[in-house]
Context: one part of a larger RNA
Molecule: large-subunit ribosomal RNA, domain I
Organism: uncultured Pelagophyceae
C1' cells in the first nucleotide's frame, strides 16, 4: 500500500404513495362593463409575515331559507377575549357596504397620485357632507356667421357607444423562410401577422340556380364521385363540378285576418342549499382486524373514498324518494312597438385589377378603381368564346331556425394517460424566488408516526452543537438533517499478501 469479508459515514437512485397535472364523454354556460369591467395598489384580525376572504359597514352587515353544537378561515400550535337552543359557526337565494387605481370619463399625471369648478345641504363661519362636471354618435330644442333666405358654428336635454374576454366567426390590409433540388411566374399561402366587427354560434340561405331533351328545386356540414375533369416556367404543384349517399330541414315580407320584437298572465316541464336513505357478530394472529376459521343479513344500494392491514352490512356515501327561492327555450292569450313601395347610374361594354380548380388563355362566370352606360315581362340573365333553335330562370330591396365549428368556465362521470428528472412552467411561498434598463427569460423544492405518544428526568459538553442512559412507541438504525435508503465516494475493524 493492495486484495478479501462484514460493518458504518455520505449520497438520494429504486419501491409504493398522491394532494398535482393530461387527455376525454355528458350536460350547462357562452360573456362582463360608465348601476364602473378585467386586472390591480392600499388597507382590513386581540396579536398578524405570506395566502384566502372582506372593504373605513374592511376573515365581514341585514333578511329569507337550509342546519343543528359547537365556533371565531389556511400555512399553525398555543395564549387572551368572545359568540352560540332568543339556534352560533357553516350551506344556499337575495339586499346592502364596496377606499384608490384602472376604459377611468372635472383638469393634469412619473398608474393607485396631484390640482380644480358648479349646485344643494349643513357650519362652532375655520370648513364639512352629498351630487354633478370626458369625448363620440344620434334626435330634439334653442341659438346663430361669411351672406337676404339658409347652412357651416355654437349651447343645452335625453338615449347609445367606448374597455375587456381562450378558441371559434365574417370583413379590410397581408409578408419571408421554403418548394421548385438555383431562380424570376409559380410555391408557402390568402397561411403567419396587423386592423376593425358580432354572435352563441357566426357566415350562408328560399334560385336572374342546375341540368341536358328525362328533370332537380333554398342554405349549411359531412362521406362518395377523385386525386377523376381540368390548371400549370404542362415544371414544382394546385385541383373541381354535375351526380350519388347522409345530418338537418322552413319558409316568409314590401301596408298587411301577415311578420319580427317588447311587456304582463297563465299551464306543463327542468330546476338551491338541504332531508330520508337497507344490512354483521363471534374466534385467532396481531401494535391495531377491515385479514383467518364460523355462523348470517341487506341489496331499485357489491361506484367510490375513510376507518391502526385487504370492509355491500363501522363512517361519509351510493340506489332510490323527497324539497324548491329563483329562472328558462318553445306554446297560448293579452297589450303595446317597428321594419317594407317589386328594386337605373343598375346590367351591359372599354382600360386596369382580383375572386373563380381555372396563371389571359378560345376564358364563360362574379366583384370593381376609371371612363361609360340599356331594355321595361311585347322586356330580361344564363345554359365556359361567339349565334341561331331549345330549355330554364327573374338581378340590380329585406328577414330566417337546425343540422356546423370553438371552449377562458361549471357539474358529473371517465381513462390499456403521468406518478415528483414523470405529469402543466408550477402537487410545496410559482409565473414565486433569480436574472435582465426593458421586451422578456424563470427554476429548484412532496413523505415521522396508526396518534405527537415529537424523548419528563439524568450524564458528559461551553448555561452550546452533538452524543450516552431513562421513557414513548409494533418499530427510534421511524427523533422532526425524520419511508424505503442502490452506486459513485470515504472510514475504522478483522484476515491474507508485501
Nucleotide at each position: 500500500c493492495g486484495c478479501a469479508u462484514a460493518c458504518g459515514g455520505u449520497g438520494g437512485a429504486u419501491g409504493c404513495c398522491u394532494u398535482g397535472g393530461c387527455a376525454g364523454u355528458c350536460a350547462g354556460a357562452g360573456g362582463c362593463g360608465a348601476u364602473g369591467a378585467a386586472a390591480g395598489a392600499c388597507g382590513u384580525g386581540g396579536a398578524a409575515g405570506c395566502c384566502u376572504g372582506c372593504g373605513a359597514u374592511a376573515a365581514g352587515g341585514c333578511u329569507c331559507g337550509g342546519g343543528g353544537a359547537g365556533c371565531u378561515g389556511g400555512c399553525a400550535a398555543a395564549c387572551a377575549a368572545g359568540c352560540u337552543g332568543u339556534g352560533a359557526u357553516c350551506c344556499g337565494g337575495g339586499c346592502a357596504u364596496u377606499u384608490c387605481u384602472g376604459a377611468a370619463u372635472g383638469g393634469g399625471g412619473a398608474a393607485a397620485c396631484c390640482c380644480a369648478c358648479c349646485g344643494a345641504c349643513u357650519u362652532u363661519c375655520g370648513g364639512g357632507u352629498c351630487g354633478g362636471u370626458a369625448c363620440c354618435u344620434u334626435a330634439c330644442a334653442c341659438u346663430g356667421a361669411a351672406u337676404c333666405c339658409a347652412u357651416a358654428g355654437g349651447u343645452g336635454u335625453a338615449a347609445g357607444g367606448g374597455g375587456c374576454g381562450a378558441a371559434c366567426c365574417g370583413g379590410g390590409g397581408g409578408a419571408a423562410c421554403u418548394g421548385a433540388a438555383a431562380c424570376a411566374u409559380c410555391u408557402a399561402a390568402g397561411u403567419a401577422c396587423c386592423c376593425g366587427g358580432a354572435g352563441g354560434a357566426a357566415a350562408g340561405g328560399a334560385c336572374a340556380u342546375c341540368a341536358a331533351u328525362u328533370g332537380a328545386g333554398a342554405c349549411u356540414c359531412c362521406g362518395c364521385u377523385a386525386g377523376u375533369a381540368g390548371u400549370g416556367g404542362c415544371g414544382a404543384g394546385c385541383g373541381a363540378a354535375c351526380g350519388c349517399g347522409g345530418a338537418c330541414c322552413a319558409g316568409g315580407c314590401c301596408a298587411g285576418u301577415g311578420c319580427u320584437c317588447u311587456u304582463a298572465u297563465c299551464a306543463a316541464u327542468c330546476g338551491a342549499a338541504c332531508u330520508c336513505g337497507a344490512a354483521c357478530c363471534g374466534u385467532c394472529u396481531g401494535g391495531a382486524a377491515a385479514g383467518u376459521c364460523g355462523g348470517g343479513c341487506c341489496g331499485a344500494a357489491g361506484u367510490g373514498g375513510g376507518u391502526g392491514a385487504c370492509a355491500g352490512c363501522c363512517c361519509c356515501g351510493u340506489a332510490g324518494a323527497g324539497g324548491u327561492g329563483g329562472g328558462a327555450a318553445a306554446g297560448a292569450u293579452a297589450a303595446g312597438a317597428g321594419a317594407c313601395u317589386u328594386g337605373a347610374g343598375u346590367a351591359g361594354g372599354g382600360c386596369g385589377g382580383a375572386a373563380c380548380a381555372c396563371g389571359u388563355g378560345a376564358a364563360a362566370u362574379u366583384c370593381u378603381g376609371u371612363c361609360u352606360g340599356a331594355a321595361c315581362a311585347u322586356g330580361g340573365g344564363g345554359g365556359g368564346a361567339c349565334c341561331a333553335c331549345c330549355c330554364u330562370c327573374c338581378a340590380a330591396g329585406c328577414c330566417u331556425a337546425a343540422g356546423u365549428a370553438c371552449u377562458c368556465c361549471u357539474u358529473a362521470c371517465c381513462g390499456a394517460c403521468c406518478g415528483a428528472u414523470a405529469g402543466u412552467g408550477a402537487a410545496c411561498u410559482a409565473g414565486u424566488a433569480c436574472c435582465g434598463u426593458g421586451a422578456g427569460g424563470g427554476a429548484a423544492a412532496g413523505a415521522u408516526g396508526a396518534a405527537a405518544a415529537g424523548u419528563a428526568c439524568c450524564c458528559c459538553g461551553a448555561u452550546g452543537a452533538g452524543g450516552g442512559g431513562a421513557g414513548u412507541g409494533a418499530a427510534a438504525c421511524a427523533g422532526u438533517a425524520c419511508c424505503u435508503g442502490a452506486a459513485a465516494c470515504c472510514g475504522g475493524a478483522u484476515g491474507c499478501u508485501u